[in-house]
RNA sequence: AUGUUAUUAAGAAAGGUGGAGGGAUUAGACCCUUUGAAACCUUAGCAACCCUUAGACUUACUAAGAAGGUGCUAAAUUCUACUUGAAUAUGCAAGUCAUUUUUUGCAAUUUCGGAUAGAUAACAC
Numbered sequence: 001a002u003g004u005u006a007u008u009a010a011g012a013a014a015g016g017u018g019g020a021g022g023g024a025u026u027a028g029a030c031c032c033u034u035u036g037a038a039a040c041c042u043u044a045g046c047a048a049c050c051c052u053u054a055g056a057c058u059u060a061c062u063a064a065g066a067a068g069g070u071g072c073u074a075a076a077u078u079c080u081a082c083u084u085g086a087a088u089a090u091g092c093a094a095g096u097c098a099u100u101u102u103u104u105g106c107a108a109u110u111u112c113g114g115a116u117a118g119a120u121a122a123c124a125c
Stems, first nucleotide, its partner, number of pairs: 002124007013043005021032003026081004044073003049069002051065005077117001082114002085112003090107006
């Protein structure tokens, strides 16, 4: 790097070095930042993927824990982008009917989903 599975609205910051950017990528929006960005180091913390213990049982599951391996510690993965999914109701066009109703198609808006991409872990190669 690639593949599979799981999670991705919860949670948790101080100090030192550093010195202008940062929030993954493209575009837009928004935000953080000289009251000090990125990066690195130290300490502390969060969580519970791997892990430990007990029960259950042999794949899985439940409860407790945090020594060790990772991860993380602004904002939902900051938000949006794609969607012949659902709902809402607006505009346009066509048809029907006969004078205001109904059907279909397209487009737009909002909400809830899904997909894609990313991140993290475990495993495989």
Predicted 3D model of a 125-nucleotide RNA (SAM riboswitch aptamer (S box leader)) from Winogradskyella flava.
Lineage of the source: Bacteria > Pseudomonadati > Bacteroidota > Flavobacteriaceae > Winogradskyella.
It was read from a public genome assembly, where an Rfam model found it.
Its mean pLDDT, the model's own confidence on a scale to 100, is 77.